This is a predicted structure of a 134-nucleotide RNA (c-di-AMP riboswitch aptamer (ydaO/yuaA leader)) from a Chloroflexota bacterium. The sequence was found by an Rfam model in a public genome assembly.
[in-house]
């Protein structure tokens, strides 16, 4: 110097997932975001090769392989930094879970969530707000 493991720090980033309140042991209310379910018109004639939801996270191709799992290359799409947005580059993700035979839209209505994770990245460049000062 570099590489790898640990710790610690977080104004910052993913994500809906944030902040108040009462309470003070359990726990409970609301606000904000966030998903579902659910007329009538449309639409659609589907049901074992079920079907469907959340989610970016879907496919396509090889490789093993009795089948399965699994490896690898790419992709739909998806993130990506100090006030905001775009654009350009690098750099990343491209998962998992869940209804149970059922659910197209869908006003009223009803019903659920408000987890978790992350530390060598933050590089350029317009354009627009803020705030100061005059």
């Nucleotide at each position: 110097c570099a590489a790898c493991c640990g710790a610690a720090u977080a104004c910052g980033c993913c994500u809906a997932a944030u902040c108040c309140c009462c309470a003070a042991c359990c726990g409970g209310g609301g606000a904000g975001c966030g998903g579902g379910g659910g007329a009538a018109c449309c639409a659609g004639c589907a049901u074992g090769u079920g079907g469907g939801g959340u989610g970016a996270a879907u496919c396509u191709c090889g490789c093993c392989u009795c089948c399965g799992a699994g490896c690898g290359a790419g992709u739909a799409g998806g993130g990506c930094a100090g006030g905001c947005u775009u654009c350009c580059g690098a750099c990343c993700c491209g998962a998992a879970c869940c209804c149970g035979u059922c659910a197209g839209u869908u006003a009223a209505c009803c019903c659920c969530g408000u987890c978790g994770g992350c530390a060598g990245c933050a590089g350029g460049a317009a354009g627009c707000g803020a705030c100061a000062a005059c």
About this RNA
Lineage of the source: Bacteria > Bacillati > Chloroflexota.